[in-house]
């Protein structure tokens, strides 16, 4: 000085799971439907959250995920989505 990795932003892309049942309320003249709360059953894990191997240690401790748990949050479309792609920012305050 360059490039890659992180980080950040924008665009694309993106799974899983009941369009559940019951009740209120509000739209409309009503049924039907829709949105908001309640309760209740069942279910998904790829937003964050929590636990955990090996190692490692100052020994009641550090420490990983697509593993587990499911508080949150989802479970028609819509948004939301770990990841992954492309553009581009950053410049040791991270490698």
């Nucleotide at each position: 000085g360059g490039g890659c990795c992180a980080u950040c932003g924008u665009c694309g892309g993106g799974a899983g799971a009941g369009a559940g049942c019951g009740g209120c309320u509000a739209g409309c003249a009503a049924u039907c439907c829709u949105a908001g709360c309640c309760g209740c059953c069942g279910c998904c894990g790829a937003a964050g959250g929590c636990g955990c191997a090996a190692c490692c240690g100052c020994c009641c401790g550090g420490g990983a995920a697509c593993c587990g748990c499911u508080c949150a949050g989802g479970c028609a479309a819509a948004a939301g989505g770990g990841c992954c792609g492309a553009c581009g920012a950053c410049g040791c305050a991270g490698g």

Glycine riboswitch aptamer from a Rhodocyclaceae bacterium, 95 nucleotides, folded computationally. Of the family's consensus pairs, 90% are formed in the model. The coordinates come from a structure-prediction model, not an experiment, and the mean pLDDT is 78.